A computed fold for a 92-nucleotide RNA from a bacterium, annotated as c-di-GMP-I riboswitch aptamer.
Its Rfam family is "c-di-GMP-I riboswitch aptamer". Its family is annotated with cyclic-di-GMP binding in the Gene Ontology.
Its mean pLDDT, the model's own confidence on a scale to 100, is 79.
It was read from a public genome assembly, where an Rfam model found it.
The model forms 95% of the base pairs in the Rfam consensus.
RNA sequence: CAAUCGAAACGGCAAACUUAGGUGUGAGCCAAGGACGCAAAGCCACGAGCCUCUCUCCAAAGACUAUAGGAAGAGGUAGUCGGGUUCCCGAU
Numbered sequence: 001c002a003a004u005c006g007a008a009a010c011g012g013c014a015a016a017c018u019u020a021g022g023u024g025u026g027a028g029c030c031a032a033g034g035a036c037g038c039a040a041a042g043c044c045a046c047g048a049g050c051c052u053c054u055c056u057c058c059a060a061a062g063a064c065u066a067u068a069g070g071a072a073g074a075g076g077u078a079g080u081c082g083g084g085u086u087c088c089c090g091a092u
Base pairs, nucleotide, nucleotide: 005090006089012038013037017033018032019031021030022029023028036079042085043084044083046082047081048080049077050076051075052074053073054072056071057070058069
């Protein structure tokens, strides 16, 4: 010095679940409690995946009801992966 790397130390974040909490059509998000875990489990929807919604379109289908699929549009997930970016420490 901190590129590679991830021992130790100081710390950090916070899964499931709970709440007579808040918010949204929903997926989800926020708050408090709680810790499964995480070297970026800090931040960013650029690519992919997955999830949600739609007054729309295709199609099964002649009618009713229900359900699944594809397209398009909008949204979510950064603790799904990749990518971008910032950062603590200093054994190897």